[in-house]
RNA sequence: AUGAAAAGUCAGGGAGAGAAUCAUUAAAUUGAUCGCCGAAGGGACAAGCUGUCACUGCCAAGUGACUGUGAAAUUUUCAGGCAAAAGGACCGGGCUUAGACA
Repeated sequence: AUGAAAAGUCAGGGAGAGAAUCAUUAAAUUGAUCGCCGAAGGGACAAGCUGUCACUGCCAAGUGACUGUGAAAUUUUCAGGCAAAAGGACCGGGCUUAGACA
C1' cells in the first nucleotide's frame, strides 16, 4: 500500500444414518434390547526419512531385517450422531490482528 500465508471473530452454505422396540411413554432424559451413520473430537498406518545390525562389494554404495518419525476426506467406530432444533469437517465472504512480497 492495490497487503501473501496464518490466527481470531461475525454471519452464510453444509451430508449421512431407526420420531426403532420395551418399561402406563410425543420429544428429551433414565434403564434394557437390537439396527445403522461419519463431517465435532480421539485412535491406527503407507511411501519417504533417521538410527542399529547383518550380508555383498568395483570400498562409491547397495540389499535385507528391526526400531523411531511419518498424512488424510483412508480406516476405526472409543466418543458423537440417526424427525425438527442444536451440533457439524469443509467452503467461500465481512471485520480485526499480522506483515510475506514490492